[in-house]
Molecule: c-di-AMP riboswitch aptamer (ydaO/yuaA leader)
Organism: Nonomuraea endophytica
């Protein structure tokens, strides 16, 4: 001097998941606000008589669907593509570069005022393209 790691503090990105009170001496508890989610009427939807379907079960969060082509033990797995979503104040326009998942409910739930009930996690970066608008802080 370089590179990798750790700890601390700072910018920041995905994401609802961030702040602030009270306690307790110990990092647990409680509670507010902001966000964000589920259930829940009329009206409309669906439905109705027969058939048919209701295990080929339905449904939720979430951007994460959905074609094919190959394998398969038929659980599913690879490779390519997709709807659709990100990327340093907001918006668009252009390049580039990612993701395109997981996990829940448990036989049940369209919507949906009042009302009811929950969540505030986690994982990553350290240089972060370029134009045009928008906003309107600080300074004089």
């Nucleotide at each position: 001097g370089g590179c990798c790691g750790g700890c601390u503090g700072g910018c920041g990105c995905c994401g609802a998941a961030u702040c602030c009170c009270g306690u307790a001496c110990c990092c647990g508890c409680g509670g507010g606000a902001a966000c964000c989610g589920g259930g829940g009427a009329a009206c409309c939807a669906c439905a109705u008589g027969u058939u048919c379907c209701u295990u080929u079960g339905g449904g939720g969060u979430g951007a994460a669907u959905c074609c094919g082509a190959c394998g398969u033990a038929c659980g599913c797995g690879u490779c390519g593509g997709u709807a659709g979503g990100g990327c340093a104040u907001c918006u668009c326009c252009a390049c580039g570069c990612c993701c395109g998942a997981a996990c829940c409910c448990g036989u049940c739930a369209g919507c949906u005022a009042a009302c009811c009930c929950g969540g505030u996690a986690g994982g990553c970066g350290c240089g972060a393209u370029g134009g045009a608008g928008a906003g309107g802080a600080c300074u004089g």